Model confidence (mean pLDDT): 78 of 100.
This is a predicted structure of a 61-nucleotide RNA (Fluoride riboswitch aptamer (crcB RNA motif)) from Microvirga puerhi.
RNA sequence: CAGGGUGACGGGGAUGGGGUUCCCCGAUAACCGCCAACAGGCUGAUGACCCCUACCGGGCG
Repeated sequence: CAGGGUGACGGGGAUGGGGUUCCCCGAUAACCGCCAACAGGCUGAUGACCCCUACCGGGCG
């Protein structure tokens, strides 16, 4: 100096917060939804699970 493995750390998984867990990436990265491409339209606050907040629909008071 280069390569590999392991551990730790950091970041990310289409809009918020917390916990658990899985996966991806190492800053040259992971990641940045879909249809359409004139215009317009659709789903969801999760990668998954639970809780909270926001949003949407229905019912009751």